[in-house]
Order: sequence, then structure tokens, then C1' cells
RNA sequence: CUCUUAUUUAGAGCGGCAGAGGGACUAGGCCCGUCGAAGCCCGGCAACCGUCAGCAUAGAUUAUUCUAAGUUGAAAUGGUGCUAAUUCCUACAAGUGUAUACGCACUUGGAAGAUAAGAG
Repeated sequence: CUCUUAUUUAGAGCGGCAGAGGGACUAGGCCCGUCGAAGCCCGGCAACCGUCAGCAUAGAUUAUUCUAAGUUGAAAUGGUGCUAAUUCCUACAAGUGUAUACGCACUUGGAAGAUAAGAG
């Protein structure tokens, strides 16, 4: 970097350093920021992987037992991640409402992005 699967309206500081930007990209909108942005450190949140315990199933074993994928729960000492606003909102498609269309509002799906785990 590409592919697959899952999640994506919950949660998380009145701390330190720093010093002007930030909210992924493009466009439009709307916000945050010298009452201190990004970034770094510390703290915190969550529980994807991992760890531990239980349950039932399957396989192996003479048997105690072991293994596998599944499921329920626990801790948070391991690997990540996250820590304004739904992923800040819209952009594409379908449907519904409104006054045929346009426009507007709403619903559903998709796309894109993000994170984890796995594969190449």
C1' cells in the first nucleotide's frame, strides 16, 4: 500500500511544555482557537487483540486431560486505539411529505474516512 471482517449517535482533564492554527481530502456550511490551536508529556476512557475464569459443542486420548472454533463474564499489569460538536453536517441512490419540477424537510441504503483483527 491492497484485500477481507467487525465497529463507528456511549465514554474520557479547570494538568505541564508549546505558541497559531484546527475540525481527513475537495466543495459548501457550521464551529473550535491568545479565556491558548496543532504537536509532545502526564492523566483519563473504552475493551478490538491478547490474558484469566465459566458454559455448552466437536475432535483427540485407556484415562486424568488436551485441543479447536463458539459463547458469557472479569481484570486492565501486555499490543493498539481514542480523549469538542454523530465520523460536526451535507455531497451519491431510493423512498416519504410539502405546491408537478426545482427547492426544502425527513427516513433508509451506499460511497469515502477512522480504528481493530486477519491475509497478501
Annotation: A computed fold for a 120-nucleotide RNA from Gracilibacillus sp., annotated as SAM riboswitch aptamer (S box leader). The prediction has a mean pLDDT of 83. Of the family's consensus pairs, 97% are formed in the model. It matches the Rfam family "SAM riboswitch aptamer (S box leader)". Its family is annotated with regulation of gene expression in the Gene Ontology.